[in-house]
Context: one part of a larger RNA
């Protein structure tokens, strides 16, 4: 120097104070273990377990049965051959591939040329192994306040100092002190969104005054707002007042839309974890070549425990009628208005939109009805029937409609767990993948919207300093 253990100072939804949750129940998914001919393979304390999957019915696909192929599929590339056999279609066989027979080219500037076939020569191909050989890329500590370098000074040396101390900071951010004095990566600033205004600019958005229309920015018209989008402004502890050698810090101080990092993102410092991926990709080794390659059909899961989640158990509520009000995205093999069938899913016409121009479109709320505390007009799980979609094909295993059924559940033991504001909670909408969809996931949008922090003694996690103990 480090680690391991006590001490001191400070932070941090780490405790405390709050508000919801988990842990019982049903289901939905992911894992263990079990099963199975396979249930493919990886991820395992925090850092695994709605994780690669951002879509397993075929296909994906890597796994298991059975049938088949062997320089053998498919790719690319040089040469030569000119070839139409090849592919395509039809007929057999067959579960399919694969295998037998038949059948037949395109453009042309007429020189050719694209397809393609054959023949050779190269490179075969492996989701096989090793992530402990590896690049890349990635989780953690932790957005935490650290990690170093250069001279120079001390030590024989490792190494120290600087980076310690005071004081202050979200910060190794600053100030003072000072054998150190600079610096570099990190912090901060820079970047992007967001809150306010000014300008410019006015369609596809707006519509305040005018003026027409039964009515609707519908139309003349307007450029005010809103808004969009490009350019400025604007905050810096700048100004007062206090504390104080400065830095700084306090003030129900002014002004201001915003106040002391204004909120939020994107940004992750040297480094730990032989942490994670050889199954995204690339890549050393090794290993399998009539198989560990490859084509092709048909299968690939049920009861236990344990994590993530959705619905619930109800009256701050269900149900039923009426009624309002975003934002972000998506759209051509889409998205569909509108109209007409159907209770409904959907379904036929239709019509506008490659979209500030047309579409997908809110819910919770508000108002009025009814139910009266009941395992219920609570809860929907599970089961039985009849549809609809989508696809070649919903048996195994697909979403959704409609009748019917109507489980368990009366608020959940120990313990856990998220959150400090537009947050939490609640309530919807959209997107990605994707034909469809097991999404309740995962990513984003807005609406509604709190409670509570005395404090730092105690649990976790981190920073600085100092100390002991033994080890290197």
């Nucleotide at each position: 120097u480090g680690a391991c253990g006590g001490g001191g100072c400070c932070c941090g939804c780490a405790c405390a104070a709050g508000c919801g949750g988990a842990g019982g129940a049903a289901c939905a998914u992911g894992u263990g273990g079990u099963u199975u001919a396979a249930u493919u393979c990886g991820a395992u304390g925090a850092u695994a377990c709605g994780c690669g999957a951002g879509g397993a019915a075929c296909c994906u696909u890597a796994c298991c049965u059975g049938g088949g192929c062997u320089u053998a599929a498919a790719u690319g590339u040089a040469u030569a051959a000119u070839u139409g056999c090849a592919g395509u279609c039809c007929u057999u066989c067959g579960a399919a591939a694969a295998g037998a027979g038949g059948u037949u080219u395109c453009c042309u500037u007429c020189g050719g040329g694209g397809c393609u076939c054959u023949a050779u020569g190269c490179a075969a191909g492996g989701u096989g192994c090793u992530g402990c050989a590896u690049g890349g890329u990635u989780g953690u500590c932790g957005u935490c306040a650290g990690c170093u370098c250069g001279u120079g000074c001390c030590g024989u040396g490792a190494g120290g100092u600087g980076u310690c101390g005071g004081c202050g900071u979200a910060a190794g951010u600053g100030c003072c002190a000072u054998a150190a004095c600079g610096a570099g990566g990190g912090c901060a600033a820079g970047c992007c969104u967001u809150a306010u205004c000014a300008u410019u600019a006015g369609u596809u958005g707006c519509c305040a005054g005018c003026g027409g229309u039964c009515a609707u920015g519908c139309c003349g018209g307007g450029a005010a707002c809103u808004c969009u989008a490009a350019c400025g402004a604007a905050a810096c502890u700048g100004c007062c007042g206090g504390u104080g050698u400065a830095a700084a810090c306090c003030g129900u101080g002014a002004g201001g839309a915003a106040g002391g990092u204004g909120g939020g993102g994107a940004u992750g410092a040297c480094g730990u974890c032989a942490a994670a991926u050889c199954a995204g990709c690339a890549c050393g080794g090794c290993c399998c070549u009539u198989a560990u390659g490859u084509c092709c059909a048909g299968g690939g899961c049920u009861a236990c425990a344990c994590g993530u989640g959705u619905u619930a158990c109800a009256a701050u509520g269900g149900c039923c009628g009426g009624u309002a009000c975003a934002g972000a995205g998506g759209g051509c093999a889409g998205c569909u208005a509108c109209a007409c069938a159907g209770c409904g899913a959907u379904g036929u016409g239709a019509u506008g939109c490659a979209a500030a121009u047309c579409u997908c479109g809110a819910a919770a709320g508000c108002c009025g009805g009814u139910c009266u505390c009941a395992g219920u007009u609570c809860g929907g799980a599970u089961c039985g029937g009849a549809g609809u979609c989508u696809g070649c094909a919903a048996c195994u295993c697909g979403a959704c409609u409609c009748c019917g059924u109507g489980a368990a559940g009366c608020u959940g033991g120990a313990u856990u767990c998220g959150c400090u504001a537009g947050u939490a909670a609640u309530c919807g909408c959209g997107c990605a993948u994707c034909a469809g969809c097991c999404a309740u996931g995962g990513c984003g949008c807005g609406g509604u919207g709190a409670a509570u922090a005395c404090g730092u003694u105690c649990c976790c996690g981190g920073g600085c300093c100092u100390u002991g103990u033994a080890c290197a």
This is a predicted structure of a 472-nucleotide part of an RNA (small-subunit ribosomal RNA, 3' major domain) from a Bacteroidota bacterium. Lineage of the source: Bacteria > Pseudomonadati > Bacteroidota. Its Rfam family is "Bacterial small subunit ribosomal RNA". Its family is annotated with ribosome and structural constituent of ribosome in the Gene Ontology. Its mean pLDDT, the model's own confidence on a scale to 100, is 80.